Background:
Predicted 3D model of a 346-nucleotide part of an RNA (small-subunit ribosomal RNA, central domain) from an uncultured bacterium. Rfam family: Bacterial small subunit ribosomal RNA. Its family is annotated with structural constituent of ribosome and ribosome in the Gene Ontology.
[in-house]
Context: one part of a larger RNA
RNA sequence: UUGGGUUUAAAGGGUGCGUAGGCGGCUAAAUAAGUCAGUGGUUAAAUACAGCAGCUCAACUGUUGAGAUGCCAUUGAUACUGUAUAGCUUGAGUAUUGUAGAGGUAGGCGGAAUUGGUGGUGUAGCGGUGAAAUGCAUAGAUACCACCAGGAACACCGAUUGCGAAGGCAGCUUACUGGACAAUAACUGACGCUGAGGCACGAAAGCGUGGGGAUCAAACAGGAUUAGAUACCCUGGUAGUCCACGCUGUAAACGAUGAUGACUCGAUGUGCGCGAUAAACUGUGCGCGUCUUAGCGAAAGCGUUAAGUCAUCCACCUGGGGAGUACGGCCGCAAGGUUGAAACUC
Repeated sequence: UUGGGUUUAAAGGGUGCGUAGGCGGCUAAAUAAGUCAGUGGUUAAAUACAGCAGCUCAACUGUUGAGAUGCCAUUGAUACUGUAUAGCUUGAGUAUUGUAGAGGUAGGCGGAAUUGGUGGUGUAGCGGUGAAAUGCAUAGAUACCACCAGGAACACCGAUUGCGAAGGCAGCUUACUGGACAAUAACUGACGCUGAGGCACGAAAGCGUGGGGAUCAAACAGGAUUAGAUACCCUGGUAGUCCACGCUGUAAACGAUGAUGACUCGAUGUGCGCGAUAAACUGUGCGCGUCUUAGCGAAAGCGUUAAGUCAUCCACCUGGGGAGUACGGCCGCAAGGUUGAAACUC
């Protein structure tokens, strides 16, 4: 529990696809289910309402009358909604020609660096810190040179950039592949929007099996610091970090802002098209930013990428704690996830 809200106060689902449902462009004529109007019936009594009456008044009671949302039938109206019909092109889609891009998957290749190994040069330190120590080093370290191995990540370009539904995506190259945008206005002719359930995707960490293991590094060990130091700092270091397949399904999954459509001043930068072109400048379309008008907002701020003005659909909120807990259900190998209270208390 409504004529309210959801950027930051409680509240937008992590994201998409899509079932049911809800909603839906322009024109014509048909119908009359919704809708609207008229008429008839019904709508018990009591109650309630109005007139009158009876108890000295009133409460109370009697009587008469009117009325009664609704329901049924019937006669009409036809703007809107629905239904069936015929058409339209602006919504949506298709086609053709182009464009840009770290969009995705699989394979191949590359150089720098770290680490390790081998050989060489070379000698007493190296490393690390606020200062040290643990550690490494005369069994020759650190440093420098050459070669080898292996794994992981791709400096500069690089950006307020680009692409993707979101998560996310960055060396080069090949193959396959998704989407977007522009121009043309050729084709289809409302095919659309949203979307409860459902399905798919979904960072990191984690789990299972098998590989791999350079770096970094939870746990752990040691050294410091300290009153203590189960930390911050240092030296090491295992899971993990990487790959394949399977699971998990959560994040401050954030723009803390659901999707779609329409409308509402401007300025400026930038990415990619198109027109006209001279490299300038300018028009136009789709993005990415900054500032701002009206308006909105508690304010901060938002402001054609709205948090403005409207429409449709979905999700969600209703004092703090207890608690995203308990119980039950469903899912999961587990970790746990999802759904999700109450007592009590302020």